[in-house]
Context: one part of a larger RNA
RNA sequence: UGACGGGGGCCCGCACAAGCGGUGGAGCGUGUGGUUUAAUUCGAUGCUAAGCGAAGAACCUUACCAGGGCUUGACAUGUUUGUAGUAGGAACCCGAAAGGGUGACGAUCCCGGGGUAACUCGGGGAGCCAGCACAGGUGCUGCAUGGCUGUCGUCAGCUCGUGCCGUGAGGUGUUGGGUUAAGUCCCGCAACGAGCGCAACCCCUGCCGUUAGUUAAUUUCUCUAGCGGGACAGCCCCCCACAAGGGGGAGGAAGGUGGGGAUGACGUCAAGUCAGCAUGGCCCUUACGCCCUGGGCUACACACACGCUACAAUGGUCGGUACAAUGGGUCGCGAAAGCGCAAGCUGGAGCCAAUCCCACCAAAGCCGGCCUCAGUUGGGAUUGCAGGCUGCAACUCGCCUGCAUGAACGCGGAAUCGCUAGUAACCGCAGGUCAGCACACUGCGGUGAAUACGUUCCCGGGCCUUGUACA
Numbered sequence: 001u002g003a004c005g006g007g008g009g010c011c012c013g014c015a016c017a018a019g020c021g022g023u024g025g026a027g028c029g030u031g032u033g034g035u036u037u038a039a040u041u042c043g044a045u046g047c048u049a050a051g052c053g054a055a056g057a058a059c060c061u062u063a064c065c066a067g068g069g070c071u072u073g074a075c076a077u078g079u080u081u082g083u084a085g086u087a088g089g090a091a092c093c094c095g096a097a098a099g100g101g102u103g104a105c106g107a108u109c110c111c112g113g114g115g116u117a118a119c120u121c122g123g124g125g126a127g128c129c130a131g132c133a134c135a136g137g138u139g140c141u142g143c144a145u146g147g148c149u150g151u152c153g154u155c156a157g158c159u160c161g162u163g164c165c166g167u168g169a170g171g172u173g174u175u176g177g178g179u180u181a182a183g184u185c186c187c188g189c190a191a192c193g194a195g196c197g198c199a200a201c202c203c204c205u206g207c208c209g210u211u212a213g214u215u216a217a218u219u220u221c222u223c224u225a226g227c228g229g230g231a232c233a234g235c236c237c238c239c240c241a242c243a244a245g246g247g248g249g250a251g252g253a254a255g256g257u258g259g260g261g262a263u264g265a266c267g268u269c270a271a272g273u274c275a276g277c278a279u280g281g282c283c284c285u286u287a288c289g290c291c292c293u294g295g296g297c298u299a300c301a302c303a304c305a306c307g308c309u310a311c312a313a314u315g316g317u318c319g320g321u322a323c324a325a326u327g328g329g330u331c332g333c334g335a336a337a338g339c340g341c342a343a344g345c346u347g348g349a350g351c352c353a354a355u356c357c358c359a360c361c362a363a364a365g366c367c368g369g370c371c372u373c374a375g376u377u378g379g380g381a382u383u384g385c386a387g388g389c390u391g392c393a394a395c396u397c398g399c400c401u402g403c404a405u406g407a408a409c410g411c412g413g414a415a416u417c418g419c420u421a422g423u424a425a426c427c428g429c430a431g432g433u434c435a436g437c438a439c440a441c442u443g444c445g446g447u448g449a450a451u452a453c454g455u456u457c458c459c460g461g462g463c464c465u466u467g468u469a470c471a
């Protein structure tokens, strides 16, 4: 000087408390451990791994396994020799394919010589064959690395120049008194300044004005797209040190950072990633490279993590009826109409989209009927049959529909998680990935709470101080 303390003081944070809803029990989904396996590819492992890399494992992906094949190679560059029935190649044979073999037909460019021309001779190129140098490796090392990322933490800190103090390590500044969300600002002070952080500048949203109007009957409103205004502790009262600032009030759409986002200082964890990519070193080279078929990544006595659906009457079911926003669409979205109980099919209008379609888009909601507390008209697992869709192909191993079947489950031990407002909770919708497949993820809107006395305690953090046999 740090780090640490079941030392002290001060102060924060859904940290506790106060509340609301969950998880832990059940069934199922997904991930992981373990076990199994020819293989169940690899990585991630307290917080900070475990719906994570993966924003889509039937083939492909795919890196794994078995079997079949290739060897200058699926791909790049250079070089040597050879090469006209050459390169290419319909068709055929073996084969699961990859690959191997036979092979009708059958080229091109440049230079020079001969020839009127057809053509012919020589040399070179492309391609091909053979060889060399090399390619190739998701093989190892994240403890050799770059880059990127997580975490402490959006915590308020981390430093520098000069000066001053100290033999020195170093200190001072950055401590102190106030204040703030903040090393934010004020005052004081052997310090005076400065940098990276904080804040502001950027984006979205809430109010108003103004300009414009594609779609459309209209642009007045709403809306869409730009430009501008508006909030600054500006005004009043009080407190404080006359400061910084704090408490209350007015006006205002909004008030003391209005709400949200982007933005992550010096560093810590030899944190994560050699499998995104790049890259040093090491290793493989008829294989640790490459291609193909099939299988596996989907296994299942178990254990854990994260979710979905429930256990019902604030409910279930049937009928009627109301209101969104974000988005996506030409190898696409696909209307009307018709068929089917339905999934879906036929159909093709319109739309490169404020125009048409997904989609009159919603669901919870509202109105009415039934059910009457039961393993039930709760719950839907599991299984059987019949169908639909995508795709070369749904056996291993997809999704959906109908009929039948109807399991556990009656609110969950110890323990544990999220959330302070348009939040939690509940409800649906869209999108990316994608041929198909979403209980995941990323967004969107609808309905819309309860509680916070307080900081003793638990966890994490900041500043000062103290002890230390630790560095």
Stems, first nucleotide, its partner, number of pairs: 001471002003468003007465007015455002019419005026309008034300002042053002064295007073134001077133004082128002088105001091102004108125007136284002139282003145278002147273003150269001152267001157196006163172003176187003202261004207229007232255001235249005311412001315371007327358003332351002337346003378409001383404007425447007
A computed fold for a 471-nucleotide part of an RNA from an uncultured prokaryote, annotated as small-subunit ribosomal RNA, 3' major domain. The RNAcentral record of the full RNA draws on ENA.